Notes
Model confidence (mean pLDDT): 79 of 100. FMN riboswitch aptamer (RFN element) from Thermoflavimicrobium daqui, 136 nucleotides, folded computationally. The source organism's lineage runs through Bacteria, Bacillati, Caryophanales, Thermoactinomycetaceae and Thermoflavimicrobium.
[in-house]
RNA sequence: AUGAUCCUUCGGGGCAGGGUGAAAUUCCCGACCGGCGGUGAUGGCAAAUUGCCUUAGUCCGUGACCCGCUACUCUAGCGGUGGAUUCGGUGAAAAUCCGAAGCCGACAGUAACAGUCUGGAUGGGAGAAGGAUGAC
Numbered sequence: 001a002u003g004a005u006c007c008u009u010c011g012g013g014g015c016a017g018g019g020u021g022a023a024a025u026u027c028c029c030g031a032c033c034g035g036c037g038g039u040g041a042u043g044g045c046a047a048a049u050u051g052c053c054u055u056a057g058u059c060c061g062u063g064a065c066c067c068g069c070u071a072c073u074c075u076a077g078c079g080g081u082g083g084a085u086u087c088g089g090u091g092a093a094a095a096u097c098c099g100a101a102g103c104c105g106a107c108a109g110u111a112a113c114a115g116u117c118u119g120g121a122u123g124g125g126a127g128a129a130g131g132a133u134g135a136c
Stems, first nucleotide, its partner, number of pairs: 004133007017029003031116002033105002035062004043053004057103002066080006085101005107119003
């Protein structure tokens, strides 16, 4: 340094203002939000042609939710399902840059249909950081 096993901690944001109505943060106008890993023509730093940090909700993968199977008896493993982007600019090259306009968002509940409220959830979790063991 690499791989393996184990432990600890961490690990999701958001309807202002207004309309209708008996009733809506659920409808309408409008507002707001964007998990994790990867990639990366961005930006920055060091430095010297390389290194480090950094840039995607909608490009690739993945988690929560849901379904199935197995073990099992409340948890674990395996499998499945799983949303959304175009146009213009620059350029050798744009799925990521710049500009513009779009689009998407589990289940259950509700005095009325929910990405944003309440609940399962003081849960689970992709993963992140740190540590221990010991093999080569």